[in-house]
RNA sequence: GAUUGAUAAAGCCAAACUUAUCGCGAGGUAAGGACGGAAAGCCGCGGAUCUCUCUGAGAUGGCCGGGUUGCCACA
Numbered sequence: 001g002a003u004u005g006a007u008a009a010a011g012c013c014a015a016a017c018u019u020a021u022c023g024c025g026a027g028g029u030a031a032g033g034a035c036g037g038a039a040a041g042c043c044g045c046g047g048a049u050c051u052c053u054c055u056g057a058g059a060u061g062g063c064c065g066g067g068u069u070g071c072c073a074c075a
Stems, first nucleotide, its partner, number of pairs: 003075001004073002012037002017032006035062001041068003045065003048060005
């Protein structure tokens, strides 16, 4: 440095659900919560799904790829 990801360690993130709030909506944000996660960090770039007032504009990065950065470590 590459591969790999443990019944390890230190930290990290936080599904469902609840409350508040924003949005026509898919959904977003905050707090609680703890199903999970080794990129469940970041980027809507390709696909997929979804929404709306459908030549268009949006949502999901915890659906699959891709790009990019990165913690720890048995082996």
Background: The RNA shown here (c-di-GMP-I riboswitch aptamer) has 75 nucleotides and comes from Desulfohalobiaceae bacterium S24. Lineage of the source: Bacteria > Pseudomonadati > Thermodesulfobacteriota > Desulfovibrionales > Desulfohalobiaceae. Rfam family: c-di-GMP-I riboswitch aptamer. Its family is annotated with cyclic-di-GMP binding in the Gene Ontology. The coordinates come from a structure-prediction model, not an experiment, and the mean pLDDT is 81. The model forms 94% of the base pairs in the Rfam consensus.